RNA sequence: UCGCGUGCUCUGGGGUCGGUGUAAUUCCGAGCCGGCGGUGAAAGUCCGCGACCCGGCUGCAGCCAGCAGCCGGUUGACCAGGUGAAACUCCUGGACCGACGGUGAAAGUCCGGAUGGGAAGCGCACGCAG
Numbered sequence: 001u002c003g004c005g006u007g008c009u010c011u012g013g014g015g016u017c018g019g020u021g022u023a024a025u026u027c028c029g030a031g032c033c034g035g036c037g038g039u040g041a042a043a044g045u046c047c048g049c050g051a052c053c054c055g056g057c058u059g060c061a062g063c064c065a066g067c068a069g070c071c072g073g074u075u076g077a078c079c080a081g082g083u084g085a086a087a088c089u090c091c092u093g094g095a096c097c098g099a100c101g102g103u104g105a106a107a108g109u110c111c112g113g114a115u116g117g118g119a120a121g122c123g124c125a126c127g128c129a130g
Stems, first nucleotide, its partner, number of pairs: 003128006010121001016030004032108001033098002035049004044096002053073008078094005100112003
């Protein structure tokens, strides 16, 4: 220094102005935000990871509801031109997307589950092997 394993830590940003209205930070107009790893070169839109949601099995409980573990499923959205050896990542232009529940009216941004859980991953420590 590289590989493998174990433990620990960390692990998401954003509602501003105006309009309509009895009522909207939810609608309309403009504006605002962009997790982690990968990549011939820097990514919300490529490839992958996950929280949320759904299902199965096992255990606890057992009237129901529920809780935990394991396994599986689902999971949004981009084009054109330019530069270049190389870009769906950069530059220019124009687009698009964003869990569930709640709400005096429909939410990426407000409130809530959540001072929660959490994988991939960064980092640290220890161990093993070359």
FMN riboswitch aptamer (RFN element) from Nocardioides panacis, 130 nucleotides, folded computationally. Its Rfam family is "FMN riboswitch aptamer (RFN element)". Rfam describes the family as follows. The RFN element is a highly conserved domain that is found frequently in the 5'-untranslated regions of prokaryotic mRNAs that encode for flavin mononucleotide (FMN) biosynthesis and transport proteins. This element is a metabolite-dependent riboswitch that directly binds FMN in the absence of proteins. In Bacillus subtilis, the riboswitch most likely controls gene expression by causing premature transcription termination within the 5' untranslated region of the ribDEAHT operon and precluding access to the ribosome-binding site of ypaA mRNA.The FMN riboswitch structure, reported in present an FMN-bound six-stem junction, adopts a butterfly-like scaffold, stapled together by opposingly directed but nearly identically folded peripheral domains. Of the family's consensus pairs, 97% are formed in the model. The prediction has a mean pLDDT of 77.